[in-house]
Context: one part of a larger RNA
């Protein structure tokens, strides 16, 4: 020269865009981050409403009635496995590319088939009685469901057999019949659901080539270790696990052992090849106080679930219990050094639900910070007696400063101050209408905005409210004077200062950039 998640020094008027704990994966206090469905259910704990009754102060109180709306809790589905954080571990099919599964899975979407009969007895709740200081918990009685559970029905699902074809080795496709085995739910007023099979689309699993830092001052390493045969187990092949047999397996093309790290697109830099690098933003991986275990599920070995075991913090009536911010503010510590305990679901997207809706610290905004890039502006045009300080110098004088000022004329970007107001919003949904034919489509109107009185237009006012920082020996643009006097002190290098210092420290004066300029650190 360029670059930055920068920080430090001095300075600082504004606006768009972006970024913003790089260090302790410390510890965390508060408060919020996953609910949702009453169109599955038994019900009524709060609130409204309605109805009866009693009271009396004659419009109130109290009681009781699921009868409406709704609906705490409680059974149930469905989601919590997504989204959001973080880089600890990981040199490894963890990434990345390219392939394969005739060796798999897939819940909600979608298409096609067929089908949805019958009967049952449990449990939460509620009620009753207890234990406990709390967390929580025990027995009894008795109920409901889209909860479980039976029995019935089965073509293509499975499991045995058969024939025919094809292939890539195990085998795969097809095809009749035969025997055995598995299922369902209903609720709302005309739809949504429930079972079973086909196949789609989505996500994923699992296997391979090939490409992935550093040390040989790391050289020999391996017993489920390498291969078989059988079982087991997986959705699924496989030492993935086991019993038995064999005696192999890897390695100077770097095995093992050690150190260091998440990978990728990318980002910086550089003619390019390379190199360094992996913050923001997408993809994928690994984690969720540490370690380890399964459980429910389509899907986890689960960040705000479970259970063990440890550290640590906290309650405690000493018996025993609660807890995990690498979610979003936020606090302490750690540091050179990194922000609000904001607003709102209006908009995108997600989860529930027939739907109005609810939820969402995802989102969408605001709020701090010149931490970065652009943008604008700090006025503009005449103005010579070349005015006055100020510095210079060869000093009655000149020269710089310098058109600079002063005067004069204009013009408001911006600033103040009033007035006016957006898009960003079109859907759902209500109402009208209109196709096709009875719930799908089109259409029109109505309804909604955190940000916001915001951006943005307008008028007033008067240059009014706005410049600094660094540097001048040479490299490398910019010089003179005065102090010092090998002292004070500069300095990337080379070097300056010991009495005329353009190198040190005022000061004129210049030179560079500019709401920045230097420094310092890192990488090309």
């Nucleotide at each position: 020269g360029g670059a930055u998640g920068a920080a430090c020094g001095c300075u600082a008027g504004c606006g768009g865009c972006a970024g913003g704990c790089c260090u302790a994966a410390c510890a965390c206090a508060u408060g919020c981050a996953a609910g949702u469905c009453g169109a599955g259910g038994g019900g009524u704990a709060a609130c409204a409403g309605g109805g009866a009754a009693a009271g009396c102060u004659u419009g109130c109180u109290u009681u009781c009635c699921g009868c409406u709306g709704a609906c705490g809790a409680c059974c149930g589905g469905c989601g919590a496995a997504c989204g959001g954080g973080u880089g600890c571990g990981u040199a490894a099919c963890a990434c990345g590319u390219a392939u394969g599964c005739a060796a798999c899975c897939u819940a909600c979407c979608u298409u096609c088939c067929a089908c949805u009969g019958g009967g049952g007895u449990a449990u939460a709740g509620c009620c009753c009685a207890g234990a406990g200081a709390a967390a929580u918990u025990u027995g009894g009685a008795u109920u409901a469901a889209u909860c479980c559970c039976c029995c019935a029905u089965a073509g293509a699902a499975c499991c045995a057999a058969g024939a025919g074809u094809c292939g890539c080795a195990u085998g795969g496709c097809u095809c009749a019949a035969u025997g055995g085995u598995u299922a369902a739910a209903g609720g709302a007023u005309u739809c949504c659901g429930g079972u079973g099979g086909a196949a789609g689309a989505u996500g994923g699993g699992c296997a391979u080539g090939c490409g992935u830092c550093c040390c040989a001052u790391u050289a020999g390493c391996u017993a489920g270790u390498a291969g078989g045969u059988g079982a087991g187990g997986u959705a699924a092949c496989g030492g993935c696990u086991c019993a038995c047999c064999u005696a192999g397996g890897c390695a100077a093309c770097g095995a093992u052992g050690g150190g260091u790290a998440g990978g990728g697109g990318g980002u910086c830099u550089g003619a390019g090849a390379g190199g360094a690098u992996g913050a923001u933003c997408c993809c994928c991986c690994a984690c969720a106080c540490u370690g380890g275990u399964a459980c429910u599920g389509a899907g986890a070995c689960a960040c705000g679930g479970a259970c063990c075991a440890g550290a640590c913090u906290c309650c405690u009536a000493c018996g025993g219990g609660a807890g995990g911010c690498a979610g979003c503010a936020g606090u302490g510590a750690g540091g050179a050094a990194u922000a609000u305990u904001g607003c709102g679901c209006a908009a995108u997207g997600g989860a529930c639900g027939a739907a109005a809706g609810u939820c969402u610290g995802a989102c969408g905004c605001a709020g701090c910070c010149a931490u970065g890039c652009c943008g604008c502006g700090u006025g503009a045009a005449g103005g010579a007696u070349g005015a006055c300080u100020g510095c210079c110098c060869u000093a009655u004088g000149g020269g710089u400063u310098g058109u600079a000022a002063a005067c004069u004329u204009c013009u408001u970007u911006u600033a103040u101050a009033u007035a006016c107001c957006a898009a960003g919003a079109a859907a759902c949904c209500u109402c009208g209408g209109g196709a096709c034919g009875u719930g799908u489509c089109c259409u029109g109107a109505g309804c909604u905005g955190a940000c916001g009185g915001u951006a943005g237009u307008a008028u007033a006012u008067g240059a009014a409210u706005a410049a600094g920082c660094a540097c001048c020996g040479g490299c490398u643009a910019a010089c003179u004077c005065c102090g010092u006097g090998c002292c004070a002190g500069c300095a990337g290098c080379c070097g300056c200062g010991g009495u005329a210092a353009u190198a040190c420290g005022g000061a004129g004066g210049g030179u560079g950039c500019a709401a920045g300029c230097g420094u310092u650190a890192u990488c090309c």
Description:
Small-subunit ribosomal RNA, 5' domain from a Flavobacteriales bacterium, 524 nucleotides, folded computationally. The prediction has a mean pLDDT of 85. Its Rfam family is "Bacterial small subunit ribosomal RNA". Its family is annotated with ribosome and structural constituent of ribosome in the Gene Ontology.